[in-house]
RNA sequence: GGCACUGAGGCUUAGUGGGUUAAAGCACUUGUCUCAUAAAUAGAAGAUCCUGGGUUCAAACCCUAGCAGUGUCU
Numbered sequence: 001g002g003c004a005c006u007g008a009g010g011c012u013u014a015g016u017g018g019g020u021u022a023a024a025g026c027a028c029u030u031g032u033c034u035c036a037u038a039a040a041u042a043g044a045a046g047a048u049c050c051u052g053g054g055u056u057c058a059a060a061c062c063c064u065a066g067c068a069g070u071g072u073c074u
Stems, first nucleotide, its partner, number of pairs: 001073007010026004019057001029043004050066005
């Protein structure tokens, strides 16, 4: 340098035949329970989906240019 793949709460991920509140687990936090902690249980908060642009009535999803990472070829 070429090609392919990946990027979503603090972490790991579901969701890509475009459709109206972005879903789940763990963690964090609050209550209950306990003498207390853990466990258990109920709840709350937290991401406009890597960045810019484009297509569309409508984009996490399609197109495009970048950024970062991984693999592979030379």